[in-house]
C1' cells in the first nucleotide's frame, strides 16, 4: 500500500519551547499574534493486552456415580471458544466546532411551478431523515 472487521454525540492543560499557519480532500464555514503547525511535558479514553469475575456451549484416554451395560446418563475437576461485570494502564489512539457541515442516492415536509377547483407536479431551492461513499482509529490477514 491493499483486503476484513468494530467504532466514530461522550471525554481530555489559563504548562514550557516555538513562531505562521491549521481544520484529510473539494465547497463552505470557522480557528490562529488574547499565539497555528511541529516538539516535551500533563491528561482522557479503554480498541489490543494483563487479572478477577458472570452466564452459555464444546472437547475431554482425569475422576465419583446410576442403570436399561450403550464408548448412554448425572455429577466434580481440567482444557478451548463466546460472552457479563469490574481492576490495571504494557502496545496503540486521541485531547476546538458531531468525522465542524455538506459532498452519491432513497424517503418525508416546505418553497416554487401549473390549473377554475378536486389535485398533480420532471428539475431546482430549502430542512429533516435513512442508507451508501469517503476519512480517522484499532484488531487481525496479504
Nucleotide at each position: 500500500c491493499u483486503c476484513u472487521u468494530a467504532u466514530c454525540a461522550a471525554g481530555a492543560g489559563u504548562g514550557g519551547c516555538g513562531g505562521a499557519g491549521g481544520g484529510a480532500c473539494a465547497g463552505a464555514c470557522c480557528c490562529g499574534a488574547u499565539g497555528a503547525a511541529g516538539c516535551c511535558c500533563g491528561g482522557c479514553a479503554a480498541c489490543c493486552u494483563g487479572c478477577c469475575u458472570u452466564g452459555a456451549u464444546u472437547c475431554u484416554u482425569u475422576u465419583g456415580g446410576a442403570u436399561a451395560u450403550a464408548c448412554u446418563c448425572c455429577g466434580a475437576g481440567g482444557a478451548g471458544u463466546c460472552u457479563u461485570g469490574g481492576c490495571a494502564a504494557g502496545g496503540u489512539g486521541c485531547c476546538a466546532a458531531g468525522u465542524c457541515c455538506u459532498g452519491c442516492a432513497g424517503c418525508c415536509g416546505a418553497g416554487c411551478u401549473u390549473g377554475c377547483u378536486g389535485a398533480a407536479g420532471a428539475c431546482c431551492u430549502c430542512g429533516g431523515u435513512u442508507g451508501a461513499g469517503a476519512g480517522a482509529u484499532g484488531a487481525g490477514a496479504g

SAM riboswitch aptamer (S box leader) from a Bacillota bacterium, 142 nucleotides, folded computationally. The coordinates come from a structure-prediction model, not an experiment, and the mean pLDDT is 78. The sequence was found by an Rfam model in a public genome assembly.